This is a predicted structure of a 325-nucleotide RNA (Bacterial RNase P class A) from a sheep gut metagenome. It matches the Rfam family "Bacterial RNase P class A". Its family is annotated with tRNA processing, dimeric ribonuclease P complex and ribonuclease P activity in the Gene Ontology. The model forms 99% of the base pairs in the Rfam consensus. The coordinates come from a structure-prediction model, not an experiment, and the mean pLDDT is 76.
[in-house]
This record gives sequence, structure tokens and C1' cells, in this order.
RNA sequence: UGUAGUCGCUGGCCUUUUUGGCGAGAGGAAAGUCCGGGCAGCAUAGGAUACGGUAGUUGCUAACGGCAACCGCGCGUAAGCGUAGGAACAGUGCCACAGAAACUAUACCGCUAUUACUUCGGUAGUAGUAAGGGUGAAAAGAGUGGGGUAAGAGCCCACAGAUCUCGAUGGUGACAUCGGGGUGGGGUAAACUCUACCGGCUGCAAGGAGACCUAGAUACCGUGAUCCGCGGAUGGUCGCUCACCGCUAGACCUCGUAAGUAAUUGCGCGGCUAGAUAGAUGACUACAAACUAUUAUUUCGGUAAUAGCUACAGAACCCGGCUUA
Repeated sequence: UGUAGUCGCUGGCCUUUUUGGCGAGAGGAAAGUCCGGGCAGCAUAGGAUACGGUAGUUGCUAACGGCAACCGCGCGUAAGCGUAGGAACAGUGCCACAGAAACUAUACCGCUAUUACUUCGGUAGUAGUAAGGGUGAAAAGAGUGGGGUAAGAGCCCACAGAUCUCGAUGGUGACAUCGGGGUGGGGUAAACUCUACCGGCUGCAAGGAGACCUAGAUACCGUGAUCCGCGGAUGGUCGCUCACCGCUAGACCUCGUAAGUAAUUGCGCGGCUAGAUAGAUGACUACAAACUAUUAUUUCGGUAAUAGCUACAGAACCCGGCUUA
């Protein structure tokens, strides 16, 4: 832990003077309370600001930050796996250490020209350069070849690639392929920010029910993060009880079938499966199972006996997910 029995505990139904009988009674996560919805109250929750959230596309769904399929990117020979995946010419900020310099570039080594000195090996100054070296996660941001130059450099050219844009074709779409034209601009938004979209607040201790009060509306009360607006007998206040309702049959479950790549949905048959309120769902006995330990035995695979133990955990308005055990 399972099966059976006995005794209890919490609801339901029937019977009854007591009482008796019948039947039901935790989960895949009931947990965390992280998202979403139902339900309830307040305008059937309306406007603005603030605040919070989400971030490829299409679909599913009551809804979602969930799920499915696909696109892009990364990894992989492949099957496949991963992916917080809008914007860095709107603005602001940040980029440790090292390094000359981390974004108004700069000049350590090197290369080139020139001047001075020279022991003729070089040394120092000035100017040019950003190809090469070095530092770094990242170095001014386009690779290769050629031209060019004192030496160099997209400085110029050709090809390839990147990015933006226009067009054509395919796709519902993200996007892909092809063609034309332009450009040479570091990274960072799980930094502020911007863009688009979404979100009213409070939670079953809601709320109803109970008792009491009575006519004030530019005041007061309610709603509320703030302002506006709206409502006020379908009201307000008290009390804070847990006796009653809410409370458990529901976006429910099984099977079949149809549609769809799938998530999912339609239809049909069948099923009913806790409702406590400090909180029931337990204890004992017998048999069985798994695991652990010891002992015995062994053909080294096991077998037998004894003892112990029974994963995680446990409803509290309900449901769909996610996460964790």
C1' cells in the first nucleotide's frame, strides 16, 4: 500500500418512541497561490491620467502570460533539440578589467616622408597613416582581388556578402525566392524609454439573510490609485454570529463517431463522483504485495524465516493552465 471483516467519524435517503437500515466519503498534484476565467458586490464599470502586464505569425479556447501548428534564428551529419523573438537614424544612460583609445576616437609597437645629431649600428623631433602587431566580450565596423600611394586607407573599381527600400511570384500570415535601386551608421531596451495591444477595484471572512434608523442632495455617504462622472430606500448604520443560503450536476467524466496536421470542436449512448466549519475521510485484526535490515541455505541466478516500514501529500466557492513534490 491492496482485499475482507469489526468498531468509529462527516453528510444523504428511508423508517422509527428510543433507534435501526441502506448507500456515499481526498488528489495527481487537493500543494505553491504564479497566470486566466466563472460567480458575487459596487454604474450591466463609463472618460482621462497614473500604474501594471504582454511582445514572431496563424489558430484553439469562456479566457490566458496556457496549448497546437508554422516562420525566423542558434546548435546538430541527420532525426531532432533550444529560443523573453517589437523598436538602437526619437531622446537619455551604460560598456568592468586590460588597453594609446570604448564612440565628438586615438597613436603603444609598426610603416612612410622629412629635419637635427651620430661612435654610421642608429637616436631624437615634426608630419602622414590606420593596412599589420598588441589589449579586450567588443577597436570605428564590408571580405577577397586589383588599382592607387612616400607609406596607407571603400580612396577608386570588380565580384561576393550585409542592410534598407521598391517590384514580381508563392503563402491567410509571420516569411521565402528572384530582380531593380540606395547605403556604409559598434553593442546594450531581463537600462530608462518609445510603439502596439490588454487590464476598473475587491474576493466565498465575497455576498444574501438578521436587528435598528429615516428624507439631508453644490452638503453627506457609496464606488475609487487620483480627478471627472454615476448612484443613494434596490439606501444607511450596527453587530462580527457561523445557526441558514451561497455549497457543489459542472466550460463535468467514460466510450463511440464525424471534422481538423494538431490544439480542439460537434453529435450519440452511458455515468453521478466529499461538502466539513477548527474542520469528517480513522483505528484494529487476518491475508497479500513492494521495499529495507538480519539470519540460514545455495546449483551463486536465487530461496526461506524473522523484524521494521508503506512515496509525495491531503479538500475548504468552482473551473482551465503553469510550476514544484